Molecule: transfer RNA
Organism: Candidatus Parcubacteria bacterium
RNA sequence: GCGCGCUUAGCUCAGUUGGUAGAGCAUCUCAUUGACGUUGAGAGGGUCAUAGGUUCAAGUCCUAUAGCGCGCA
Numbered sequence: 001g002c003g004c005g006c007u008u009a010g011c012u013c014a015g016u017u018g019g020u021a022g023a024g025c026a027u028c029u030c031a032u033u034g035a036c037g038u039u040g041a042g043a044g045g046g047u048c049a050u051a052g053g054u055u056c057a058a059g060u061c062c063u064a065u066a067g068c069g070c071g072c073a
Stems, first nucleotide, its partner, number of pairs: 001072007010025004019056001027043005049065005
């Protein structure tokens, strides 16, 4: 330099044909306990890497850029 893949909550990851952004763990509150833990119930937390484009509507499609990984030279 060329090709391919990945980027979504604090962490690990789902998100199917474009139509309400989710799970587990973690955090906080309440119940339970002498206390902690466990268990149960609930809550908070997201510019979906960045910038554009297409569309009535984009995490999803298209383009560029950035970071990471793999392969080729």